[in-house]
Context: one part of a larger RNA
RNA sequence: UCUGGUCGAGGGAAUUCGGCAAAUUGGCCCCCUAUCCUUGGUAUAAGGGGUGCCUGCACUCUUCAUCUAAUCGGUGGGGAGUGCAGGUCGCAGUGACUAGGGGGGAGCGACUGUUUAAUAAAAACACAGGGGAUCGCAAACUGGUAACGGUGAGUACGAUCCUCGAGUCCUGCCCAGUGCGGGUACCUGAAACCCCAGUUAAAUGGGAAGAAGGGCCCGUAAACGGCGGGGGUAACUAUGACCCUCUUAAGGUAGCGUAAUACCUUGCCGCUUAAUUGGCGGCUUGCAUGAACGGAUUAACGACUCCCCCACUGUCCCCGACCAGAAGCCGGUGAAGCCUACAUCCCAGUGAAGAGUCUGGGGACCUCCGAAGGGAAGCGAAGACCCUAUGGAGCUUUACUGCAGCCUGCUGUUGCGGUAUGGCUGGAUGUGCGCAGCGUAGGUGGGAGGCUUCGAAACCCAGCCUCCGGGUUGGGUGGAGCCGACAAUGAGACACCACCCACAUCCAACCGUGCCGCUAACCGCUUAGGCGGGACAUCUGCAGGUGGGCAGUUUGGGUGGGGCGCCACUCCCCCGAAAAGGUAUCGGGGGAGCCCCAAGGUCAGCUCAGGCGGGUCAGAAAUCCGCCGUAGAGCGCAAGGACAAAAGCUGGCCUGACGUGAUUCCGCAUAAUAAAGAAUCACGAGCCGAAAGGCGGGCCUAGCGAACCACCCUGGCUUCUUGAUGAGGCCGGGUGACGACAGAAAAGCUACCCUAGGGAUAACAGAGUCGUCUCGGGCGAGAGUUCAUAUCGACCCCGAGGCUUGCUACCUCGAUGUCGGCUCUCCCCAUCCUGGCCGUGCAGCAGCGGCCAAGGGUGAGGUUGUUCGCCUAUUAAAGGGGAUCGUGAGCUGGGUUUAGACCGUCGUGAGACAGGUCGGUUGCUAUCUUUCGGAGGUGUCUGGAAGGCUGAGGGGAAGGAGGUUCUAGUACGAGAGGAACGAGCCUCCAGCACCACUGGUCGACCGGUUGUCUGGCAAGGCACUGCCGGGCAGCUACGUGCCAUACGGUUAAAGGCUGAAGGCAUCUAAGCCUGAAACCGCCCCCGAAAAGAGCCUUCCGUAAAGAGCGCCCGUAAAAGACGGGUUUAAUAGGGCUGGAGUGUAAGCGGUAAGCUACGGCGAGCCGUUCAGCUCGCAGUCACUAAAG
Repeated sequence: UCUGGUCGAGGGAAUUCGGCAAAUUGGCCCCCUAUCCUUGGUAUAAGGGGUGCCUGCACUCUUCAUCUAAUCGGUGGGGAGUGCAGGUCGCAGUGACUAGGGGGGAGCGACUGUUUAAUAAAAACACAGGGGAUCGCAAACUGGUAACGGUGAGUACGAUCCUCGAGUCCUGCCCAGUGCGGGUACCUGAAACCCCAGUUAAAUGGGAAGAAGGGCCCGUAAACGGCGGGGGUAACUAUGACCCUCUUAAGGUAGCGUAAUACCUUGCCGCUUAAUUGGCGGCUUGCAUGAACGGAUUAACGACUCCCCCACUGUCCCCGACCAGAAGCCGGUGAAGCCUACAUCCCAGUGAAGAGUCUGGGGACCUCCGAAGGGAAGCGAAGACCCUAUGGAGCUUUACUGCAGCCUGCUGUUGCGGUAUGGCUGGAUGUGCGCAGCGUAGGUGGGAGGCUUCGAAACCCAGCCUCCGGGUUGGGUGGAGCCGACAAUGAGACACCACCCACAUCCAACCGUGCCGCUAACCGCUUAGGCGGGACAUCUGCAGGUGGGCAGUUUGGGUGGGGCGCCACUCCCCCGAAAAGGUAUCGGGGGAGCCCCAAGGUCAGCUCAGGCGGGUCAGAAAUCCGCCGUAGAGCGCAAGGACAAAAGCUGGCCUGACGUGAUUCCGCAUAAUAAAGAAUCACGAGCCGAAAGGCGGGCCUAGCGAACCACCCUGGCUUCUUGAUGAGGCCGGGUGACGACAGAAAAGCUACCCUAGGGAUAACAGAGUCGUCUCGGGCGAGAGUUCAUAUCGACCCCGAGGCUUGCUACCUCGAUGUCGGCUCUCCCCAUCCUGGCCGUGCAGCAGCGGCCAAGGGUGAGGUUGUUCGCCUAUUAAAGGGGAUCGUGAGCUGGGUUUAGACCGUCGUGAGACAGGUCGGUUGCUAUCUUUCGGAGGUGUCUGGAAGGCUGAGGGGAAGGAGGUUCUAGUACGAGAGGAACGAGCCUCCAGCACCACUGGUCGACCGGUUGUCUGGCAAGGCACUGCCGGGCAGCUACGUGCCAUACGGUUAAAGGCUGAAGGCAUCUAAGCCUGAAACCGCCCCCGAAAAGAGCCUUCCGUAAAGAGCGCCCGUAAAAGACGGGUUUAAUAGGGCUGGAGUGUAAGCGGUAAGCUACGGCGAGCCGUUCAGCUCGCAGUCACUAAAG
């Protein structure tokens, strides 16, 4: 010193984030018990009283024996217990052990429960209860590829899923968005089938019809979710019931509200406190409350969170003593981390900017032991923060791309029948009206006859069609004719026959569709007989939809860190750019992503802007004339350069805004590199010009885009071949875009995170800088009645410091632990107090401003994690800073900054928030150095030793401050008020020492007492020393003493003397005198290892002097050391005496409330007895041990 304990004067939470820890309380019996309440509770509420032992009495239960016939009852004995009374002891009677501290007010959660095994026990989860959704069982949901399972051998009073979370009072408005459910005339909508085109056949193209889904419509919020702004207005003001207006799907209702939600904020008011960033109650302008993401309230409950009070205490003021175990010493055994350059450091500097090793200075003999923990940017862990990576993973979603699953259509498994309907083929029947014509002429051909008693014409009835004229069919009557040819009309001529077209009807086959039925596939059940379902379902294949359920991935770069912002990411002009060229920044100033058939080519002509003079309307400015006019204009658009018989303006004719090639430049300085851009040349075809000649767009420098893919070209070649249709390929050209512009197909979260790296790059600290900050100065506008400078001081200017905040990114990312507090030390001065002095708008007192001065001091509380700040009462004063924002191998861990959770806000979501809130592991045995202590050795000129000094040097503050009395009610002052020099007394703080006193402790000791054990007594063991009461020595503070009287020297600011430069003046220049708590002494401590290693005295003289070892010890002590003693002795033990502590021993005698069988029992009391016991003290005595 640590760990675990015991005790503590006075105070009593002042400690601290916080009463953490500790203390208090505690069992049983009796009395008594508020508020609230869901009437159960709260409640052991709170608060009081009792409790031992002995004796007696009464009673209850029970047991044994006995009397009795006997349960009962009586008698005698025993056990358990209750009540009352008396006696009695102690500080204390649940005497030890065991054993709630209590109360009040809030938040949250109803409750008991559950949870992050190993940092979170909670407000989180669960819960009973409320609500919603799905589901009729071969169910819904769910595991599985499937077979087959779970729920469940359950069946809607059920199961599954979601949500809120007891109870009570309640749960408002919005269906526009998203989702879900339903509907759907219409639109959209795949494959297959069908139709058309196409083909030898295909491919292919088109169309119709059309499922789910979508559009569209409706519903749905205890589905996801959402729930406004501006202006005016009442007879004080304020406010605004009221009005106006914009707007929405609707504009937040009841409640609650500075809240676990409020930024501002420590809101305002009240209470609580001396003082309150706290707490409670209100108000409420709610940054950003709010109703089952539930709102409000609520008794009970909570190892939850916050506040207050009582009690209690070592939490603290302020620490002390003691005990046990570690540590220390001896003996035995004996690791690891770590180190493996050297190493005795300190200060300053330097340096990759924070050095034991470098530079300078200083310090410094060698070794060991015990401690402390300042440094080794100590050890531990390739930093978890941050950034980077064309790294990873988990999660999310309206990222991209897919896959399960689900919905739907078609096909197969897959059959029979009926009915309705569609398509197609075939058959039958019917219908077919322009005008003209007797008339209802489908087309073409044949044709001169055809039909008829197997019943003609005509008439009647009925059906169908109709152009309303009629046509046609069937039936009846009827009983013999009717039609055509011819003629007319017309494009066409009728009877009859054949073929064909269109439409309608009917029939049949085939292919579908809707509905109904069947049973045999198939499925299920089964009593194995059958029953139920049934061509559906299941399953297969194809197709459309849906599809974070699952999977794979992506989610750019630049960047004074990253993110947010921006584009400095392609191109052009000027500057920067330092007179060749080239040259960077998130440098400065500006532009482009077009336009134009003329604004292009050529030829020709002309001259602009502006000014002056003149001229009808006509003005400053219209058109006209004259003169001057190097450009001050214009040139499509930025800027620069260029440009006057032009590159500008005007006109004529044109299309070179050509085809095919080559080369060069630029892009990209000096290596390579694409597209694009520019220039030159050749061939061809042209335009303009008389010609020379010019023309491959625009006065020049910006106006842009690879490959793949798609489309286009009255382009070229070629394959499928004999040709054609169609398709493909190659070459060339054009269009479509990548602006992140040499061009991936692409969203987020991570605090659950991981890896590789980076001090190439941020947060802390350092370094540099010093805008900002703090402090100072110059000038002096002003105010201060007057007067710049007693005091205050604008504008402007100049500095210092390195405490603020920035900037930079230089050290550190194979880690230098981050705020505040506690502890402890040193330093600075720009001084808060104390000391000395000056000025004053200084009468005094009290102030204000300044100069010197760092010796000492600078305290206690309330709130808050706070630093800071505000506040309270004191005070001489309650100063400002630094030391890695000193100090975590020293502590704490309240804050911040992991994982859990809640609220508000943001986000579809995962999640996020210098927003709030509750909770949340702080490792290390010290090698070196350093520091504080303790020892050993060597040296100190080749003697050894003992004793005593000196004092270089070092340390200290050894003192600092206040009050009061006298001076003195004096000086001063009109008064009110009110000093000083000097002298005395007292106090506080700090320091040193001590233990006579007081207090604490006192596990030496004495006593009391509980339980139990040793059979009883006595005497003891154990239970924290069992507990309790005392207590010597010692150690201690809360106790006591001292820290004195003073003084000297040198100075600071300042005050002066003499005194020149400068005949004066001048404190100064030479010289001199004063002058402060500062400096040096005086005072105290260490200090010959002070290498300049000192001095004095004594002893010894080569075997002694002396020392050491041993032994007995303690005034000393971790080990060593130090001190005493060692028989010539009181050193230790022991005996005795004294003193001290406790408090009256045992035994014996007597007594005692009562009881008694008369023998005695009996807590206790009295005497013997200030006894007994004890002693780390003193004295005394050699009994024991101090041999050697």

Large-subunit ribosomal RNA, half B from an Archaeoglobaceae archaeon, 1188 nucleotides, folded computationally.
The organism belongs to Archaeoglobaceae, within Archaea.
The prediction has a mean pLDDT of 83.
The full RNA is in RNAcentral, with records from ENA.